Small-subunit ribosomal RNA, 3' minor domain from a Gemmatimonadota bacterium, 147 nucleotides, folded computationally. It matches the Rfam family "Bacterial small subunit ribosomal RNA". Its family is annotated with ribosome and structural constituent of ribosome in the Gene Ontology. The prediction has a mean pLDDT of 83.

[in-house]
Context: one part of a larger RNA
RNA sequence: CACCGCCCGUCACGCCAUGGAAGCUGGGAGUGCCCGAAGUCCGUGGUCCAACCCCUCGGGGAGGAAGCGGCCGAAGGUAAGCUUGGUGACUAGGGCGAAGUCGUAACAAGGUAGCCGUAGGGGAACCUGCGGCUGGAUCACCUCCUU
Numbered sequence: 001c002a003c004c005g006c007c008c009g010u011c012a013c014g015c016c017a018u019g020g021a022a023g024c025u026g027g028g029a030g031u032g033c034c035c036g037a038a039g040u041c042c043g044u045g046g047u048c049c050a051a052c053c054c055c056u057c058g059g060g061g062a063g064g065a066a067g068c069g070g071c072c073g074a075a076g077g078u079a080a081g082c083u084u085g086g087u088g089a090c091u092a093g094g095g096c097g098a099a100g101u102c103g104u105a106a107c108a109a110g111g112u113a114g115c116c117g118u119a120g121g122g123g124a125a126c127c128u129g130c131g132g133c134u135g136g137a138u139c140a141c142c143u144c145c146u147u
């Protein structure tokens, strides 16, 4: 490059990351229940034991050991949840991408002034109703201010 301007949204194509999602699959912390090793402790201890005590030398007592039972108890199992990742048919919008499609919403009074809130409607930008704002052009009048 100045209206042969600028510019909005749907749709189509490509790439990227993200959200949702029946599910699938890992990690973490805890809870209930089941099972319950080692070991301490408690009980028992009819079997066993040299030290200590008694002894009539036969043995008895004290103490202890194995064994058995119990409390606690790691790992394991199980149940319903919590939390945090990966993945997931499908799905939602987003970003980006010289020359795609449809229209033309906005920028001039942008050709219905625009915008805000809200509701309804519509391929899309949007349209319509109600209320609000001027950050609206134009014409006329009123009030005020300045000259």
Stems, first nucleotide, its partner, number of pairs: 003110001005107001008103002011100001013097004018092003023087006031079004039072001041070004047065003052061003113134009